[in-house]
RNA sequence: AUCGACAAAUGGCAAACCUAUCGAAAGGUAGGGACGCAAAGCUGCAGGCCUAAUGGAUUUCCUAAGGCGGCUGGGUUGCCGAAA
Repeated sequence: AUCGACAAAUGGCAAACCUAUCGAAAGGUAGGGACGCAAAGCUGCAGGCCUAAUGGAUUUCCUAAGGCGGCUGGGUUGCCGAAA
């Protein structure tokens, strides 16, 4: 370095759901709450997915734009140390 124990740090994070709030929406933030997570830290860079107030088409579609890092890959930082 790769790797990832029923290890250790009475260690860390926190899905669904609920409440408040912002947003047209997707969704964000804060509190409660734990399904899970060894990067479930950070980053929309590539792919993917979601929304469509706006604009086009005219019901169903497309889109400026926005969102998701707990979908995958990339970049970057990092705790612990059994086995291999």
Record summary
The RNA shown here (c-di-GMP-I-GGC riboswitch aptamer) has 84 nucleotides and comes from Paenibacillus hemerocallicola. The source organism's lineage runs through Bacteria, Bacillati, Bacilli, Caryophanales and Paenibacillus.